[in-house]
RNA sequence: UUCUUAUCAAGAGCAGGCGGAGGGACCAGCCCUAUGAAGCCCGGCAACCGACUUUUAAAAAAGCACGGUGCUAAUUCUUGCAGCAUUAUUUUUGCUGAGAGAUAAGAC
Numbered sequence: 001u002u003c004u005u006a007u008c009a010a011g012a013g014c015a016g017g018c019g020g021a022g023g024g025a026c027c028a029g030c031c032c033u034a035u036g037a038a039g040c041c042c043g044g045c046a047a048c049c050g051a052c053u054u055u056u057a058a059a060a061a062a063g064c065a066c067g068g069u070g071c072u073a074a075u076u077c078u079u080g081c082a083g084c085a086u087u088a089u090u091u092u093u094g095c096u097g098a099g100a101g102a103u104a105a106g107a108c
Base pairs, nucleotide, nucleotide: 002107003106004105005104006103007102008101013042016041017040018039022032023031024030026080028078029077043072044071045070048068049067050066052063053062054061076100081097082096083095084094085093
């Protein structure tokens, strides 16, 4: 880098420190930001994998949060393609699925 599987409506610092202008993947929107962006540290949330504990014949299940990740504005902020319904046409709104993306685990 590619492929497979699972998840993506919940949760997490409006007195944390350093830092200084950008950020929300991409498109188009719409937002956040000097009442301080990104990034790093600390804190926190969750519980995908491993360890451990309980239970079981085994698997499954439950727990814990020790190790490996992850996450910590807005549904993955909305949209991008297709179908259905709705409204009444150079449209509006809603639903479903796909695509794209993110994370974990596995394979090459």
About this RNA:
The RNA shown here (SAM riboswitch aptamer (S box leader)) has 108 nucleotides and comes from [Bacillus] enclensis. Its mean pLDDT, the model's own confidence on a scale to 100, is 81. Rfam family: SAM riboswitch aptamer (S box leader). About the family: The SAM riboswitch is found upstream of a number of genes which code for proteins involved in methionine or cysteine biosynthesis in Gram-positive bacteria. The organism belongs to Rossellomorea, within Bacteria.